[in-house]
RNA sequence: GCCCACGUAGUUCAAUGGAUAGAACAAGGCACUCCUAACGCCUAGAUGGUGGUUCAACUCCUCCCGAGGGCA
Repeated sequence: GCCCACGUAGUUCAAUGGAUAGAACAAGGCACUCCUAACGCCUAGAUGGUGGUUCAACUCCUCCCGAGGGCA
């Protein structure tokens, strides 16, 4: 330099055109306990950026950024 796949909570992953973007773990609070842990209940937390297509975009397209793989 060229090609491929990817970027979603703190982390690991779902959602591949239409519902309020969900789950687990982690965090905070409450309850339980003599105390701690475990278990239980509750809370907060995310679509890399820009532009476009569409009635509607996490999803499709352009460019940029980031990280990964392959070829040279």
Predicted 3D model of a 72-nucleotide RNA (transfer RNA) from a Candidatus Kerfeldbacteria bacterium. Taxonomically the source falls in Candidatus Kerfeldiibacteriota (Bacteria, Bacteria candidate phyla). The sequence was found in a public genome assembly. Its Rfam family is "tRNA". Its mean pLDDT, the model's own confidence on a scale to 100, is 83.